The prediction has a mean pLDDT of 75.
Predicted 3D model of a 372-nucleotide RNA (Bacterial RNase P class A) from a soil metagenome.
The RNAcentral record of the sequence draws on MGnify.
RNA sequence: GCGGGCCGAGCGACCGCGGGGGGAGAGAAAACCCCUCGAGGAAAGUCCGGACACCAGAGGGCGAGGGCGGUGGGUAACGCCCACCCGGGGAAACCCGCGGGACAGUGCCACAGAAACACACGGCCGAUGGCGCGGCCACACGUGAGUCGCGCACAGGCAAAGGUGAAAGGGUGCGGUAAGAGCGCACCGGCGUCGCGGUGACGCGGCGGCCAGGCAAACCCCGCCCGGUGCAAGGCCAAACAGGAUCGAUGACCCGGCUCGGCGAGGUCCAGGUGGGCUGCAGGGCAGCCGUUUCGACGGCGGCCCCGGCGGGGCGAGAGCCCCGGCGAGACAGAUGGUCGCUCACGACAGGAUCCGGCUUACAGGCCCGCU
Repeated sequence: GCGGGCCGAGCGACCGCGGGGGGAGAGAAAACCCCUCGAGGAAAGUCCGGACACCAGAGGGCGAGGGCGGUGGGUAACGCCCACCCGGGGAAACCCGCGGGACAGUGCCACAGAAACACACGGCCGAUGGCGCGGCCACACGUGAGUCGCGCACAGGCAAAGGUGAAAGGGUGCGGUAAGAGCGCACCGGCGUCGCGGUGACGCGGCGGCCAGGCAAACCCCGCCCGGUGCAAGGCCAAACAGGAUCGAUGACCCGGCUCGGCGAGGUCCAGGUGGGCUGCAGGGCAGCCGUUUCGACGGCGGCCCCGGCGGGGCGAGAGCCCCGGCGAGACAGAUGGUCGCUCACGACAGGAUCCGGCUUACAGGCCCGCU
C1' cells in the first nucleotide's frame, strides 16, 4: 500500500419499563411477590427479490407496457453472491466496467470544417484525351490524319502529406506509380474461416487483403423474466342512534313460592358493520397423550418436520450445502432506561412495527487474518 473478517464499552449494586408464565388473594382486573424473555450491524433508505393476504383472470397464444443483458455455478428467488472471460487502470497486491446487437431499418453527431458518410478546401499529378508552340517527316509548299519534345491545367485521375475536429476510418515501413492508393509485400490490429484447448464466455495457431467512424443511458432488433394492490393486506366479534319484521292496554316485559297478585309501555328477532375490541403478530406446521367440557372447543405435556440466527463438526476452490446441540422481543404505531462504584481504548451512527434474503447509505474507536 491492497483485500477480507469481527467487535460496537465491560463488571457489580440499587431503582425503573414492555411481553409471557406462576403464586397469594374474596370471582375478574389492578395493586403485591417470584421466574423468564426483551433491538441493530445497520433495526435506516424503502431500492430489488420473495413469503403471506385479498382482488382480477383461468390451462395456452398474440399484442401493449416495464425490467434485465459477458460465461458457468449458487439460491426459494433476485437487478444479489462466488469463480472465470474480455476491456481499462496500477510496478504489484488489486481496483473499475448500465459488458447483447451499429452490414435489419430510422435518427443524431454541437463548434470548426470541403465533407460527419461517402467528401475534396488548399494541394499532388496530368500517364491518357484536348489546346498552344517548336523540331523531324510527307507532299499539291502551307497544310497535316504521322512522330518527338516543351508548355497550359480544359477534360480527368488521386487521397499520400496539410488544414478543421472528440472523431475524417486500419497502423508503421519498403516497393510501386504520372501522382497515388492493401495496389503488392513484411510485421502489428480488426473481421471471416479452419484446426486445437476449454462445460462456456474465450484463448492459441494456420489461412484469406475481407478492412466505410461513433452513439442503442436515441427509437429499434434479439434473448430471458414480469397480473394488480400491500399488514392502514386480510379474518372474526360487535355497542349506541337510526332502519325492518313481529308481539303488546283483550295488559307484553318486569317483580313476588308465580292458575294469582302488583306494576303499566315497551318486549323479542333481523340485516348491515360505524365507534370499539380480538386476530393477523412473534418462530411456523403435523400428529399423539392427559385433563376439563355446554361436545363447539379449551388448557397442559413431551415428540417429529420446516424456518432463522448462534456454537461445534464435515463436504466444496468459493458462493454455498449437510449433520449435531441449545435458543426464538413483539407495542396504545408508546417498553429495553436511569443513578452510583470500579476499570478501559472514554464510548460513534442509530432504534424494531407483518416477516425473511439482498443492495445502498450512516458510523467514535478498536481487534484479527491474508497478500504486494